[in-house]
RNA sequence: AAUUUUACAACGGAGAGUUUGAUCCUGGCUCAGGAUGAACGCUAGCGGCAGGCCUAAUACAUGCAAGUCGAACGGUAAGGCUCCUUCGGGAGUACACGAGUGGCGCACGGGUGCGUAACACGUAUGCAACCUACCCAUAACAGGGGGAUAGCUCCCGGAAACGGGAAUUAAUACCGCGUAACACCAGAAUGUGGCAUCACAUUUUGGUUAAAGAUUUAUCGGUUAUGGAUGGGCAUGCGUCCGAUUAGCUAGUUGGCAGUGUAACGGACUACCAAGGCGAUGAUCGGUAGGGGUUCUGAGAGGAUGAUCCCCCACACUGGUACUGAGAUACGGACCAGACUCCUACGGGAGGCAGCAGUAGGGAAUAUUGGGCAAUGGGCGAGAGCCUGACCCAGCCAUGCCGCGUGCAGGAAGACGGCCUUACGGGUUGUAAACUGCUUUUGAACGGGAACAAAGAGUCCAUGCGUGGAAAGAUGAGUGUACCGUUAGAAUAAGCACCGGCUAACUCCGUGCCAGCAGCCGCGGUAAUACGGAGGGUGCAAGCGUUGUCCGGAUUUAUUGGGUUUAAAGGGUGCGUAGGCGGCCCGUUAAGUCAGUGGUGAAAGCCCGGGGCUCAACUCCGGAACUGCCAUUGAUACUGACGGGCUUGAGUACAGACGAGGUAGGCGGAAUUUAUGGUGUAGCGGUGAAAUGCAUAGAUACCAUAAGGAACACCGAUUGCGAAGGCAGCUUACUAGACUGUAACUGACGCUGAGGCACGAAAGCGUGGGUAGCAAACAGGAUUAGAUACCCUGGUAGUCCACGCCGUAAACGAUGAUUACUCGAUGUGUGCGAUAUACAGUACGCGUCCCAGCGAAAGCGAUAAGUAAUCCACCUGGGGAGUACGCUCGCAAGAGUGAAACUCAAAGGAAUUGACGGGGGUCCGCACAAGCGGUGGAGCAUGUGGUUUAAUUCGAUGAUACGCGAGGAACCUUACCUGGGCUAGAAUGCGAGGGACGGUACCGGAGACGGUACUUUCCGCAAGGACCCAAAGCAAGGUGCUGCAUGGCUGUCGUCAGCUCGUGCCGUGAGGUGUUGGGUUAAGUCCCGCAACGAGCGCAACCCCUAUCCUUUGUUGCCAGCACGUGAUGGUGGGGACUCAAAGGAGACUGCCUUCGUAAGAAGAGAGGAAGGAGGGGACGACGUCAAGUCAUCAUGGCCCUUACGCCCAGGGCUACACACGUGCUACAAUGGUGCAUACAGCGUGUUGCGAGCUGGUAACAGCAAGCCAAUCACGAAAAGUGCAUCUCAGUUCGGAUUGAGGUCUGCAACUCGACCUCAUGAAGCUGGAAUCGCUAGUAAUCGCGCAUCAGCAAUGGCGCGGUGAAUACGUUCCCGGACCUUGUACACACCGCCCGUCAAGCCAUGGGAGUUGGGGAGACCUGAAGACCGUCACCGAUGAGGAGCGGUUUAGGGUAAAACCAGCGACUGGGGCUAAGUCGUAACAAGGUAGCCGUACCGGAAGGUGUGGCUGGAACACCUCCUUU
Repeated sequence: AAUUUUACAACGGAGAGUUUGAUCCUGGCUCAGGAUGAACGCUAGCGGCAGGCCUAAUACAUGCAAGUCGAACGGUAAGGCUCCUUCGGGAGUACACGAGUGGCGCACGGGUGCGUAACACGUAUGCAACCUACCCAUAACAGGGGGAUAGCUCCCGGAAACGGGAAUUAAUACCGCGUAACACCAGAAUGUGGCAUCACAUUUUGGUUAAAGAUUUAUCGGUUAUGGAUGGGCAUGCGUCCGAUUAGCUAGUUGGCAGUGUAACGGACUACCAAGGCGAUGAUCGGUAGGGGUUCUGAGAGGAUGAUCCCCCACACUGGUACUGAGAUACGGACCAGACUCCUACGGGAGGCAGCAGUAGGGAAUAUUGGGCAAUGGGCGAGAGCCUGACCCAGCCAUGCCGCGUGCAGGAAGACGGCCUUACGGGUUGUAAACUGCUUUUGAACGGGAACAAAGAGUCCAUGCGUGGAAAGAUGAGUGUACCGUUAGAAUAAGCACCGGCUAACUCCGUGCCAGCAGCCGCGGUAAUACGGAGGGUGCAAGCGUUGUCCGGAUUUAUUGGGUUUAAAGGGUGCGUAGGCGGCCCGUUAAGUCAGUGGUGAAAGCCCGGGGCUCAACUCCGGAACUGCCAUUGAUACUGACGGGCUUGAGUACAGACGAGGUAGGCGGAAUUUAUGGUGUAGCGGUGAAAUGCAUAGAUACCAUAAGGAACACCGAUUGCGAAGGCAGCUUACUAGACUGUAACUGACGCUGAGGCACGAAAGCGUGGGUAGCAAACAGGAUUAGAUACCCUGGUAGUCCACGCCGUAAACGAUGAUUACUCGAUGUGUGCGAUAUACAGUACGCGUCCCAGCGAAAGCGAUAAGUAAUCCACCUGGGGAGUACGCUCGCAAGAGUGAAACUCAAAGGAAUUGACGGGGGUCCGCACAAGCGGUGGAGCAUGUGGUUUAAUUCGAUGAUACGCGAGGAACCUUACCUGGGCUAGAAUGCGAGGGACGGUACCGGAGACGGUACUUUCCGCAAGGACCCAAAGCAAGGUGCUGCAUGGCUGUCGUCAGCUCGUGCCGUGAGGUGUUGGGUUAAGUCCCGCAACGAGCGCAACCCCUAUCCUUUGUUGCCAGCACGUGAUGGUGGGGACUCAAAGGAGACUGCCUUCGUAAGAAGAGAGGAAGGAGGGGACGACGUCAAGUCAUCAUGGCCCUUACGCCCAGGGCUACACACGUGCUACAAUGGUGCAUACAGCGUGUUGCGAGCUGGUAACAGCAAGCCAAUCACGAAAAGUGCAUCUCAGUUCGGAUUGAGGUCUGCAACUCGACCUCAUGAAGCUGGAAUCGCUAGUAAUCGCGCAUCAGCAAUGGCGCGGUGAAUACGUUCCCGGACCUUGUACACACCGCCCGUCAAGCCAUGGGAGUUGGGGAGACCUGAAGACCGUCACCGAUGAGGAGCGGUUUAGGGUAAAACCAGCGACUGGGGCUAAGUCGUAACAAGGUAGCCGUACCGGAAGGUGUGGCUGGAACACCUCCUUU
């Protein structure tokens, strides 16, 4: 210089589920991550490195863990060697050494975390207030004596531990004497320094004090002193957990003086003196806890942690005490006391694993009674060496971290098997396997084979001494280990959890709210990807899951980094103390602040670079870092401190005007009530309606007079004043205040404000007054199922005054105070700008709307919830609970402060869409009203419920089941019951084989069925076929279950006018807009307007019938005219005019007129027209609702039955009958009945039929029989009507039930159980309670006719047809249903909703509680061991020193008594939570049916009610509306 880069200087931040019908927000709960001294379950091949009693500091058997020195000593028990020997032994030993004296060590190393909230620890300082053995350096010295004692020997005691006595002996043991200082003590002088006491240096005087020897002669040791090093001691600043429901603590306490004591300072201790000291910046007390380096987590800040390793502290069975020593108040020492254990000869003794192993116990849980001093380190020693459970190794355990392996490649018949399936098929397991080739880590066998170990000692060389150098050799527990090589061979090696979402991974079977799962949400009640199993898949992997704990996510305690209108949260308001914060300018200082430098911040760890084990974990080296503390030097913008100044903040002064501001006094009128008097008479009052009450003893009403209390109409307002609470007649006195103007004065005097103090509605309390009205409680009357309420009549506290308490409210703007800044519009109060009605003037208030901005939104918006600043208060899920306990206050009521256990996964705010409302507005409908006729009463028919039954088959059940499925139950139907039968089955297909089928007759039987006899084919040349029977087999069958697994079909809202979409726009979003609005319509029909513009499904129209006309065509229909004919008839010829038939067209569109209207459209006895505003009727039913109905029409998933839940048959039942309901028929009569006569339809139907006509029968009907497959024939008579006659108001000449007798018809068969006919019988019923249904015109009502089903018929039903043919609608208040807009909502299963409280039951935790048990600690008193200190006679000693003994002080421990505190238990008792199907009510949510709520008082089974004051977080504002509605 270039290049590179990683610590320094740079690495770093994810979310999800769950409140709702949906949305946004708030907010909690839960999950995904990491970690662990872990434990448990399943599983397990290897190695390296690390770790391993977290609980009982519980108790410990056994062994080991601290000894060493003969070069300190007397000596010789054992051993070696030598010599001797009587073989018993003896002697010696410069080999060695037991026991003993002595020295050093034992205060280290190792363990544990009890205690300790403390100078214990960390960090930084100080000691002029200190000690330090061994080690180093320096200086000096070591002379000469003495007396003992252990051992050994002897004797004695004791079970033992051990002890006693006598004699004798040594030392580096002990003691004098001598010498002696720079040591120590006392004093003096000089000097220097400092930090106050003082310290140091020099000189000088006096006094005190020492030693030890050993030996190999090299040395090692001894004494004194100074210094160093090392290790300690003491003191101080700062830091170091929780609780204030612990607020006061303290007598050696705080200080002084003098002593004692200590290595040393010090109340450390003693005496005296003073009265201090600590505390809201948290003393004291209580709880918990060894501290740090670190460790885990986290982006960080933080939070949590204190295992292993390192540093410090504390402890060593519990408590106390000292001794020795350089050092201990001593883990493997001593003494005493206590508890426990052991030995004992009962007299007495012994012990302390929180050292290493190990045992028992506890526990979810934590290892071997291993090897070695080879290395490192330690003690002793001159050394060799000895000792060392420190240490080095090994063993056990997947406890963790790291690494390796369990093979690799090819291989499709995509094998077998498994699983799934739409099942002759396919998919998947799956290149997976088999099979072929290759490799050999690991494991096995065999062979080789380290490093850790080179010092010391010895030898040699150099050296004066320390010492240095060289060569050779010895020493390994681990270990024949690591490692290397060779050989054979895929050989020896995979599990665990999960698979609904979060969260990667899906199917089948089993089970059936069971068994079970679950971290949260939640799964399971017959189709479970959620339970259990299987197949498959996903994730991790020698591990995988679960559980516990910590951090994270959690910005969910928010310094970084949150909030407080309505979600939790602003104190009721002010004054003000401490504290916090603070205007402009200048100067000084340098405390904060910033910068540089120095010291320290141990090592290990973390981070970076590099090295060593094959890699990694691990380890080594270097660096960085350790964000801290101390010191020092500097800077001076800001903050602080000090000094000086300023005026704009703040205050003062003067002037003005303002107001329901406050306190006290006086005065006034209206009204209520009462009293008195008068007038006057029968009611008044009250209510939804009433009653209680008052009133002939004269009320109410009216008049007059009087008394008394309380409140102040109008003015009055959207106003004003006040800090808040609050304040209203007029007036007086006293008093406070903001505001404006002037800019004279002061000169930052300010803001906020924990504690504190004051004020503080209503209710309530105390004492004394007062009391008109009102009015808790209470009484009575109503209402009601009840009514402890709402309503009414009374009525006491209270409301009022004075004084004193209380201290709370939705005390609210649910919005703390102060300051500054930030678009506008408008109203109003009081001032100012000389006047003024003028004004973009100005100041302070009170309001409304709004820009930006903010907000989850609603909304706020100069009176902020905007933008900023300061200070205070408060919040951290819901419930428990503003409760309990404690404390403070209060006369009391109660207020203030204020938890926990337990329980839930939500609780909540705002807004959205619906639904609902005994909310509002608008509109519609036979919804009401106006009418007509019914039902409900009777008899009968029919259906249903119920009951009965062997069975009375099943289904339908508010509207939307009940003359419904059923448009035909005697058998059949038929599904039910009883009995008898069949089992591949009653039916259908294929079908070997066989044969006609069939018919006739007979037998048994109830029949099904079984059996017997006789008879009998067709086509084809043939093969064969038609038809019938039919074995085996394949496919049965089920009106059995599930309509809540389904399709299809249907009912209903509702023929109501609605339901949606695309794009755009608005909104964070759900969503809105369009679709709302103004009109109009039957209609979301149309018009106008509009951030909408368009579109779809619905509406309407298109289709059918019907009302008029035209054209065409005329048979079976028709007959005007023309003929013929008949008793009569379109009967005949003929005709197409008409009716009619059936094809096609026309016609109606508010097109025209008038009025109204912009238009759409509306109106009109309009015109015209057959018809007029949709002409009438039908078919047609949007998105959807009711898990509506139907598995028994049919179809169908799943399940179930298979000699039966299938099939056949006979008989019975579906028709029962104390009863209840629905739908009908017939009636109750005169608008009628009966008899006779007589007129006029339409739709339809007919050959197993309709059947004219004739005959018989009273008749039902029968016999014979024409015609007709139908505009031809028949059913067929229409009936009501009309005419005549009769009945005359009655249970009838009404009514026809019921019953008797006799018949007819259908049918195999009318007994159960058919219809019809005749005669007889002749019931109930005289118009129907509450209630309820249908109908708006050819409708209701009434009259008959036809058809389907069908042998017949229980049809009075159903579906059609025509005849006659009304009344009424003022109107929309109300009932019911519906549509649109709007409003409230705590509903969303959507008001048949939600939901509150008592009571009863079970479970859980908890408060009180007579008491009882236990615990900790302090104080008081008594006693008091060892030890220490003090004193002291007689004993020992020598008469000494000293000691024994005795006494005192102190003290561990023990005891006594009272009280307090904490904890456990506790009869009983209080509330609370949870549970689910209980009971009573209905409080709240809608105007929740009396608006709700807050405070307070009283009352009540309960929710609650009422009074009083307050709030809106109340709807509606309309005429009324009594109660109830679960």
RNAcentral holds the sequence, with entries from ENA. A computed fold for a 1526-nucleotide RNA from a Cytophagaceae bacterium, annotated as small-subunit ribosomal RNA. Its mean pLDDT, the model's own confidence on a scale to 100, is 81.